[in-house]
Context: one part of a larger RNA
Molecule: large-subunit ribosomal RNA, domain II
Organism: Candidatus Pacearchaeota archaeon
RNA sequence: GCCAGGGAGUUUAUUUAAGUGGCGAGAUUAACUAAAGGCAGUCGUAGCUAAAGCAAGUAUGAAAAUGCGUCAGUCACUUGAAUAAGACCUGAAGCCAGAUGAUCUAAUCGUGAGCACGGUGAAGUUUUCCGAAAGGAAAAUGGAGGCCGGAACCGUUGUUGUGGACAUGCACUUGGAUGACUUGCGAUUAGGGGUGAAAAGCCUAUCUAAUCUGGCAAUGGCUGGUUCCUGUUGAAAUAUGCCUACGUAUAGUCUCAUCUAAUAAUUUUCUUACGGUGUAGAGAUACGGAUAGGUCGUGCAGAGGGCUUUUCCUACGGCGAACUUUCCAACUCAGAAAUUGUAAGAUGUUUAAGAUGGGAAACAGGGUCAGCGCGUAAGGCGCUGUUCCGAGACCCGAACAAGGGAGACUGCGGUUAAGGUCCUAAAAUGCAUAUUAAGUGUAUCAAAAGGAGUCUUAAACCUGAGACAGUGGGGAGGUAGACAUAGAAGCCGUCAUCCUUUAAAGAAAGCGUAACAGCUCACCUAUCGAGGUUUGAGGCCCUGAAAAUGGACGGGGCUAAAAUAUGUUACCGAUACCGCAGAGGCACUCUUUUGAGUGUUCUAGUAAACAGGCGUCCUUUUUGCGCAGAAGUUUUUCCUAGAGGAAAGGUGGAGCAAGAAGGAAUGAGAAUCCUGGU
Numbered sequence: 001g002c003c004a005g006g007g008a009g010u011u012u013a014u015u016u017a018a019g020u021g022g023c024g025a026g027a028u029u030a031a032c033u034a035a036a037g038g039c040a041g042u043c044g045u046a047g048c049u050a051a052a053g054c055a056a057g058u059a060u061g062a063a064a065a066u067g068c069g070u071c072a073g074u075c076a077c078u079u080g081a082a083u084a085a086g087a088c089c090u091g092a093a094g095c096c097a098g099a100u101g102a103u104c105u106a107a108u109c110g111u112g113a114g115c116a117c118g119g120u121g122a123a124g125u126u127u128u129c130c131g132a133a134a135g136g137a138a139a140a141u142g143g144a145g146g147c148c149g150g151a152a153c154c155g156u157u158g159u160u161g162u163g164g165a166c167a168u169g170c171a172c173u174u175g176g177a178u179g180a181c182u183u184g185c186g187a188u189u190a191g192g193g194g195u196g197a198a199a200a201g202c203c204u205a206u207c208u209a210a211u212c213u214g215g216c217a218a219u220g221g222c223u224g225g226u227u228c229c230u231g232u233u234g235a236a237a238u239a240u241g242c243c244u245a246c247g248u249a250u251a252g253u254c255u256c257a258u259c260u261a262a263u264a265a266u267u268u269u270c271u272u273a274c275g276g277u278g279u280a281g282a283g284a285u286a287c288g289g290a291u292a293g294g295u296c297g298u299g300c301a302g303a304g305g306g307c308u309u310u311u312c313c314u315a316c317g318g319c320g321a322a323c324u325u326u327c328c329a330a331c332u333c334a335g336a337a338a339u340u341g342u343a344a345g346a347u348g349u350u351u352a353a354g355a356u357g358g359g360a361a362a363c364a365g366g367g368u369c370a371g372c373g374c375g376u377a378a379g380g381c382g383c384u385g386u387u388c389c390g391a392g393a394c395c396c397g398a399a400c401a402a403g404g405g406a407g408a409c410u411g412c413g414g415u416u417a418a419g420g421u422c423c424u425a426a427a428a429u430g431c432a433u434a435u436u437a438a439g440u441g442u443a444u445c446a447a448a449a450g451g452a453g454u455c456u457u458a459a460a461c462c463u464g465a466g467a468c469a470g471u472g473g474g475g476a477g478g479u480a481g482a483c484a485u486a487g488a489a490g491c492c493g494u495c496a497u498c499c500u501u502u503a504a505a506g507a508a509a510g511c512g513u514a515a516c517a518g519c520u521c522a523c524c525u526a527u528c529g530a531g532g533u534u535u536g537a538g539g540c541c542c543u544g545a546a547a548a549u550g551g552a553c554g555g556g557g558c559u560a561a562a563a564u565a566u567g568u569u570a571c572c573g574a575u576a577c578c579g580c581a582g583a584g585g586c587a588c589u590c591u592u593u594u595g596a597g598u599g600u601u602c603u604a605g606u607a608a609a610c611a612g613g614c615g616u617c618c619u620u621u622u623u624g625c626g627c628a629g630a631a632g633u634u635u636u637u638c639c640u641a642g643a644g645g646a647a648a649g650g651u652g653g654a655g656c657a658a659g660a661a662g663g664a665a666u667g668a669g670a671a672u673c674c675u676g677g678u
Stems, first nucleotide, its partner, number of pairs: 001678006011085013026043003032037001047054002057068004088225002091222001095215006106189009115179001117149003120145001124141007153176003158172002161170002191207001193203003228613006238251005254359007265349002269346009282332002288328003292324002295321004300317001302316001303314003365389003369385006394405003409582007419572003422556003428569001430568006441558002449543003453540010470527005476500003481495003506521001509520003583603002585600006614667001616664010632651008
């Protein structure tokens, strides 16, 4: 792990609600008793008030009036729930009491034992020398030490070595080793206590309070589990309070019963009439605020100038006005769509509404869209509305809780939705016209800025009196303009920039020289022969464009597409829609029950409420079966919406079933469930 068996809402009392039954202004007994009984008691039959008290009334109040009351109960049984108990089952760490432990280990006491070998060489002593002495020096002798090296012995520093089966091993390395040393035996100290050269160490593999037994089924707002079927309805994740925040109470939301209840109510949609609103868009002489431009007025803080100390002028600036220009969540003269109130009418509605009572679950929510707050932002946090997931299957989106389509009773057939139609893979290698060359794209995803990429479009100018581009030729003279300069001749620089010849040619736009020279340009011409140049707008495309294994349009692949844009016709494609057949629910009609008929815009569903059933064991009773084969077991078949039921055959070898009642230790796949097997 698997299999088999076991395994969780029970019992008592009280209260309350519903159902059923008995009796009923009464109902019913408890102890006890053989029974009859038991007139104790309980509930009800009268209430109101703080009370005296009054009484179908009473209390308050001056009164009006208002509160409570004036209405059949009670005893059983069954079921739902509450409370008290272990109270559906399993699960703590802990707390307390009494006992048992110092054969491990800590410390102490008593009595014993042990420590190879080597090194170092304290005090003391002796001799010699010095000295008056005290004493000193040297050499011998001597053998001290929590001394040194190192076995036994005691320990265990390192390796993040190696091993590990339920418990500390092994290997190498390493500390102490005459001492605060090690050790045998015997004894003492006990659990809030001991012992401790102190680590909260140790006290029998147990220590921030040992172990065993008991209180004990401790308690757990926490985790896990909780066993057959079908039908009807179907939530919440919010508000408020709480030593409250993963809990709970009340309300909201769900469910069931009863009543209101009747041609009563008014949900949906539409029309008409009269109103509310100040958003979207828009506007600007209708206000507030902002904004660009010129015009006009005004010398008016500053600034400048003139002229003079009085002031004057100003195309700097300031202030103001009207005009034209551009705007606003915190502007609105005006103002939609929309939404909403009242009234009436139409339409529609399976009573869908409300009240009372029984039972809950839930009070961790999450995503889209729209509007907001915080935040640089977030698959972020919080709020409001909406819708979906939650509790929703099916189709599409490659896959994908909440995105698109669409709300699944069963079976069969057809038609569509979203999305698609080259292959994977159902259906167009459809049609028409364009664009793109980047594999752009086929994907939800990119900015500022840039592009003689290409297509479309608009305007201006040049052009057969020859444009644009290319090629050939000319591109001159006064003159090397003047100045300046070593030089300056078109071309360092300053000033001027004329005239002439011309088809045209600058006192020169560049390169160049020390300065000249030289090469181009502007400009003119020849050749050529048809469009050209510039500016703006739009479409697609390109650059901008960087992420970690190799790599993704789902993939293959696709280029007058299988890309993009516009249009168009077919087809595919869901449990949607339609048709046929069937099942159930609900309402109504008929019916004694049972049932039949009609209608239906009913039949997804977690938590939960409610309803009806299946099966197991036992008891009573009735009816049956069985050696011509019971139960059990096994194979096959049939029936039912299902829990389940039945038949036939094999095996088996002695008991078993059905109906009607009653009673339960009554249904397993999960609990790191328990026991056994494997």